[in-house]
Transfer RNA from a marine eukaryotic metagenome, 69 nucleotides, folded computationally. Its mean pLDDT, the model's own confidence on a scale to 100, is 80. Its Rfam family is "tRNA". Rfam's curators write: Transfer RNA (tRNA) molecules are approximately 80 nucleotides in length. Rfam classes the family as a transfer RNA.
RNA sequence: GGGUGUAGCUCAGUCGGUAGAGCACCGGCCUUUUAAGCCGUUGGUCGCGAGUUCGAAUCUCGCCACCCU
Numbered sequence: 001g002g003g004u005g006u007a008g009c010u011c012a013g014u015c016g017g018u019a020g021a022g023c024a025c026c027g028g029c030c031u032u033u034u035a036a037g038c039c040g041u042u043g044g045u046c047g048c049g050a051g052u053u054c055g056a057a058u059c060u061c062g063c064c065a066c067c068c069u
Base pairs, nucleotide, nucleotide: 001068002067003066004065005064008023009022010021011020017054026040027039028038029037047063048062049061050060051059
C1' cells in the first nucleotide's frame, strides 16, 4: 500500500428502502433401529465507534483483527 470481517460453519446481498441461502442444531414423518430421504422450526448489536441521510450491511471517517505485498 491492497484485500477481508454478515447465523454455529461456508458464503450471497455493492445502483441506500423489512437481512437471506446451503450445511449444521432442534422437532416431526418414514424405518424393527441407525443412516439416508421428506417436511417444519430456531438462530443476526451485519468487527467496534462516529458522521451523512426520512432511512445505512451498503456511502464517508477513525479504530481493531486476520491475509497478501